[in-house]
RNA sequence: GGAGUCGGACAGGCUAUCGUCGCGGGCCGCAAGGCCCGGGGAGGAAAGUCCGGGCUUCACAGGGCAGGACGCUGGAUAACGUCCAGCGGGAGCGAUCUCGGGAGAGCGCCACAGAAAACAAACCGCCAACGCCCAGGCGUUGGUAAGGGUGAAACGGUGGGGUAAGAGCCCACCAGUUGCCGUGGCGACACGGCAAGCUCGGCAAGCCCCGUUCGAAGCAAGACCAAAUAGGAGGGCGUCAAGGCUGGCCCGGCCGUGCCCUCGGGUAGGUUGCUUGAGGCCGCAGGCAACUGCGGUCCUAGAGGAAUGAUGGCCGCCCCGGAUCUUCCGGGGAACAAAACCCGGCUUAUCGGCCGACUCCCCUU
Numbered sequence: 001g002g003a004g005u006c007g008g009a010c011a012g013g014c015u016a017u018c019g020u021c022g023c024g025g026g027c028c029g030c031a032a033g034g035c036c037c038g039g040g041g042a043g044g045a046a047a048g049u050c051c052g053g054g055c056u057u058c059a060c061a062g063g064g065c066a067g068g069a070c071g072c073u074g075g076a077u078a079a080c081g082u083c084c085a086g087c088g089g090g091a092g093c094g095a096u097c098u099c100g101g102g103a104g105a106g107c108g109c110c111a112c113a114g115a116a117a118a119c120a121a122a123c124c125g126c127c128a129a130c131g132c133c134c135a136g137g138c139g140u141u142g143g144u145a146a147g148g149g150u151g152a153a154a155c156g157g158u159g160g161g162g163u164a165a166g167a168g169c170c171c172a173c174c175a176g177u178u179g180c181c182g183u184g185g186c187g188a189c190a191c192g193g194c195a196a197g198c199u200c201g202g203c204a205a206g207c208c209c210c211g212u213u214c215g216a217a218g219c220a221a222g223a224c225c226a227a228a229u230a231g232g233a234g235g236g237c238g239u240c241a242a243g244g245c246u247g248g249c250c251c252g253g254c255c256g257u258g259c260c261c262u263c264g265g266g267u268a269g270g271u272u273g274c275u276u277g278a279g280g281c282c283g284c285a286g287g288c289a290a291c292u293g294c295g296g297u298c299c300u301a302g303a304g305g306a307a308u309g310a311u312g313g314c315c316g317c318c319c320c321g322g323a324u325c326u327u328c329c330g331g332g333g334a335a336c337a338a339a340a341c342c343c344g345g346c347u348u349a350u351c352g353g354c355c356g357a358c359u360c361c362c363c364u365u
Base pairs, nucleotide, nucleotide: 001361002360003359004358005357006356007355008354010352012315013314014313015312016311017310018309020041021040023038024037025036026035027034028033043336047347048346050345051344052343053342054341055218056217057216058215067214068213069212070211071210072086073085074084075083076082087100088099089098090097091096101209102208106207107206108203109202110201123148124147125144126143127142128141129140130139131138132137133136156174157173158172159171160170161169175199176198177196178195179194180193181192182191183190184189222272223271224270225269232263233262234261235260236259237258243255244254245253246252279298280297281296282295283294284293285292286291317333318332319331320330321329322328323327
């Protein structure tokens, strides 16, 4: 100098005018409300709503089924599907990235090509027997997975023996698997030894099996205050003037009706939940780390059809063009996107530059 890997932090700055949503203070007003002053007002993802937790209500002595999620080991945490440190397989020269129970319980699936895609299978080839023409071939039956060819994948590899030809059919070595033992490690596992021809295709993000775990619904949760109208309960008054019952009639009584009062429930509306929290920053200590403990310090939006906006000025950043000779002039550009009860994560989107650690290659000293 070039190429690359991983992580962190930022997301233009200052200011003016007008507007807008809370908070505090003052003034006016009976009140509703209005005016003035001061100070505060989006993000790294506020997003997707995919996980986990707090909080709230319901159910509850509790248990189970169904269903969902997760899945190497150890740790962190309030918890997690997250994070950290490891282990093993795969990719890369490397920094590093990526994957993770079970396919030897069962079912199912494996495009195209290919004879065959899984208790095997014979297209070409090889071999044997028989038949026919008999130069060498052809046909039928059977054997054969060593060779060819297909495929992402074809039932271990090399050599020897063996055989009609072949084949773990047998043997040696290598690779793998399984079982046992030893050593190291908390463990996943690693290393070493012995034994067995055991040689077994892939997919579980298809069903499934095993293990772990999960009660459900969500701030439109929930709590409180509480009109008008209608309806409910109780009481009082008035009248039998509508009607009904009291077996047909009358009196009387009851229901009901009219007015008034009281009570309780729900609705509109209002208040609350609401933002100080598993909180941020700094220091010290423990730990490889995630993280934890202690001390100090800071307060940083709370709307409810939903505020956080608009227009300027100066400076800075990037790009293009022109002057020139390291500074001017002109023009243009600056993303993704916006709280809605609150936190911890994941995923996705994102202009531009900045910082740190590391790897490989080349050059120079």

Predicted 3D model of a 365-nucleotide RNA (Bacterial RNase P class A) from an Acidobacteriota bacterium.
Taxonomically the source falls in Acidobacteriota (Bacteria, Pseudomonadati).
The prediction has a mean pLDDT of 77.
A source record names the gene rnpB.
Rfam family: Bacterial RNase P class A. Rfam's curators write: Ribonuclease P (RNase P) is a ubiquitous endoribonuclease, found in archaea, bacteria and eukarya as well as chloroplasts and mitochondria.